The RNA shown here (SAM riboswitch aptamer (S box leader)) has 127 nucleotides and comes from Rubrobacter sp. It was read from a public genome assembly, where an Rfam model found it.
RNA sequence: CUCGCAUCGAGAGCGGCGGAGGGAACUGGCCCGAAGAAACCGCGGCAACCUCGGGAGGAGCCACCGGCUACUCGCCGCAAGGUGCCAAGUCCAGCAGGACGGUCAUCACCGUCCUGGAAGAUGUGGG
Numbered sequence: 001c002u003c004g005c006a007u008c009g010a011g012a013g014c015g016g017c018g019g020a021g022g023g024a025a026c027u028g029g030c031c032c033g034a035a036g037a038a039a040c041c042g043c044g045g046c047a048a049c050c051u052c053g054g055g056a057g058g059a060g061c062c063a064c065c066g067g068c069u070a071c072u073c074g075c076c077g078c079a080a081g082g083u084g085c086c087a088a089g090u091c092c093a094g095c096a097g098g099a100c101g102g103u104c105a106u107c108a109c110c111g112u113c114c115u116g117g118a119a120g121a122u123g124u125g126g127g
Base pairs, nucleotide, nucleotide: 001127002126003125004124005123006122007121008120013043014042015041016040021032022031023030026094027093028092029091044086045085046084049082050081051080052077053076054075055073056072057071059069060068061067062066090119095116096115097114098113099112100111101110102109103108
């Protein structure tokens, strides 16, 4: 960098340094920011994806009981290890479909809401 899978309305911030931006990208909106943005550093915290301990399941193997191995899970636990994260739903919308309402003769447009998609993020496995 790319492919598959899972998750994304919950949760969790102080200090130092820095000095004007930031909320992925583009457009529009809405926010955060000199009462100090980003980046970086320290400490703290959240969560539980992987690891770890247990349970359950079927399979294979050894075998008298029983045990071992890998695999699976809308299961339980821990927070020691690997990541991640710590404003706002992934801040919101954009594309498609639907419901309701408004303007209108219709087409259509607008608003609110719902579902799906796209894109993205994080983890994990593969290339």